């Protein structure tokens, strides 16, 4: 150096619950330990997801008209589809840069 031991002495904490914050993905903090040799930093690349937007077309809802039903139009909800631009989120999804304990055996 390259590796990572049924070593030592530490670290770090998924999921779920509580708070607080955020449209949202997520975030910090508490309890709490699936796991982790860089689970340390750092959103540069890809993935993922979020919000935004476009389109679509059933259903629901308002709105005008009306005596009152119905239809167009439009608004909003919902479902799907796209995600090209726009703004996020995640390093515990990969890569890639920076940094770093410990030291068996090859």
């Nucleotide at each position: 150096c390259u590796c990572g031991a049924a070593a030592a002495g530490g670290g770090c904490a998924a999921a779920a619950c509580c708070g607080u914050c955020g449209u949202g993905a997520g975030a910090c903090g508490g309890u709490g330990a699936c796991g982790c040799a860089a689970a340390g930093c750092c959103a540069u690349g890809g993935g993922c997801c979020u919000c935004u937007u476009g389109g679509a077309c059933c259903g629901g809802a308002c709105c005008c008209u009306c005596u009152a039903u119905u239809u167009u139009c439009g608004u909003c909800c919902a479902u799907c589809c796209a995600u090209g631009c726009g703004a996020g989120g995640u390093u515990g999804c990969c890569a890639g840069g920076c940094u770093g304990c410990c030291g068996a055996a090859g």
The prediction has a mean pLDDT of 75.
The RNA shown here (c-di-GMP-I-GGC riboswitch aptamer) has 106 nucleotides and comes from a Planctomycetota bacterium.
NCBI's taxonomy places the organism under Bacteria, Pseudomonadati, Planctomycetota.